Predicted 3D model of a 97-nucleotide RNA (TPP riboswitch aptamer (THI element)) from Winogradskyella vidalii. The prediction has a mean pLDDT of 78. Lineage of the source: Bacteria > Bacteroidota > Flavobacteriales > Flavobacteriaceae > Winogradskyella.
């Protein structure tokens, strides 16, 4: 001139499915199996633009006991930050010596 990051604190967004068993008339209830950070013990967990998630989408391929379980789709369209850190350090540029 520019003015980072890690990392704290706070504030904010987000998601909860498949499936078996036993009760129930039935809604729902309890347990157990899959995947995952998280499938409602939550004061948790995951995210805040290097992005959780959501939409398209009752989409398309595959593979499963079944699934939003993998992939594509995808440089798509959307989608939540503020302070401390910091007169710091990194970092560019000019001049001097």
């Nucleotide at each position: 001139c520019a003015g980072a990051a890690a990392u704290g604190c706070g504030u904010g967004g987000g998601g909860u499915g498949u499936u078996c068993u036993g009760a129930g008339c039935a809604a729902u209830c309890a347990g157990g199996a899959c995947u995952g950070a998280g499938a409602u013990g939550a004061u948790a967990c995951c995210c805040a633009u290097a992005g959780a998630c959501c939409u398209g989408a009752u989409u398309u391929g595959g593979a499963u006991a079944a699934u939003g379980c993998c992939a594509a789709c995808g440089u798509a369209g959307g989608g939540a930050u503020g302070c401390a850190g910091a007169c710091a350090u990194a970092g560019g540029a000019u001049a001097a010596u």